[in-house]
Order: sequence, then C1' cells, then structure tokens
RNA sequence: ACAACAACUGAAUCGUAUUUUCGUAUAAUCCCGGGAAUCGGCCCGGGAGUCUCUACGGGGUCACCGCAAAUGAUCCGGCUACGGAAAGGCGAGAAGGAAUA
Repeated sequence: ACAACAACUGAAUCGUAUUUUCGUAUAAUCCCGGGAAUCGGCCCGGGAGUCUCUACGGGGUCACCGCAAAUGAUCCGGCUACGGAAAGGCGAGAAGGAAUA
C1' cells in the first nucleotide's frame, strides 16, 4: 500500500408455487313451478340465503306412503371464495470462499 458479481457453501428475511391444517361464509339449507318413478321416493327450471365467486349434490340407516302423490328424520363425507398457520421445494439473500506484495 492492497484486489475479485469464480465455482461452491449459505443465516435472518423476502418472493413464489404446492401440500396440509384452522377460521369465516352456508344450515352442502329453504321456497316455488313443470315432469317422472312406485322393483320407487328422482329429473328439469326459477327464486331466497353469503360484506362472496362458485356450489347447493352423493351415499347409508330409520320412518312413511300401499300403487297414490307426496316425502320426513338422522348420520357420513365436500367444492368454492377470503383470511391465518405450518411444512418441505424453488429463486433472491449478509457472510464465507479471499491468500499477499
């Protein structure tokens, strides 16, 4: 007097997608019209419900109806929207790497 954004390693933190989980919404609910079945108990459409897009259906059990037009109770199991948390992944990332003449 003094140098480096090399590979590589990589903390906090940030970003990103994914998965899981929790919370909120909605009760996977209610009302109406048309049609169908009865060996069944469904199909189509409209509406309400959510600071809300979407969905609003499947299965079991019990009851009921007794061939008629009407289902009821109960249990199980979701999707979607928004918010929180966690996990591992990917990217960024201080610093190390970095010596001497």
Predicted 3D model of a 101-nucleotide RNA (Purine riboswitch aptamer). The sequence was found by an Rfam model in a public genome assembly. Of the family's consensus pairs, 100% are formed in the model. Model confidence (mean pLDDT): 80 of 100.